[in-house]
RNA sequence: AAUUAAAAAAGCCAAACCUAUCGUAAGAUAGGGACAGAAAGUUGCGGAUCCCAUACAACGGAAAGCCGGACUGCCGAA
Numbered sequence: 001a002a003u004u005a006a007a008a009a010a011g012c013c014a015a016a017c018c019u020a021u022c023g024u025a026a027g028a029u030a031g032g033g034a035c036a037g038a039a040a041g042u043u044g045c046g047g048a049u050c051c052c053a054u055a056c057a058a059c060g061g062a063a064a065g066c067c068g069g070a071c072u073g074c075c076g077a078a
Base pairs, nucleotide, nucleotide: 004078012037017032018031019030020029021028022027035065041071042070043069045068046067047066049062050061051060
């Protein structure tokens, strides 16, 4: 230095649900709250999903805690 990556510790994050505000909606933000997570950090790039007028499609939008890709990354025994 590379690979596999245990235990412990320090921190990180925060599902459902509740409240307030914003939005036609999906949802978002803030506070409370913890089901989880070692990429549950970033990115709508591909697929799937969700929203939008009677329905479908397109356009547009949402979502990174659905799967994959890209970029970055904490501790550290043997």
The RNA shown here (c-di-GMP-I riboswitch aptamer) has 78 nucleotides and comes from Methylobacter sp. KS41. Its Rfam family is "c-di-GMP-I riboswitch aptamer". Rfam's curators write: GEMM was predicted in a large-scale screen for bacterial structured RNA regulatory elements.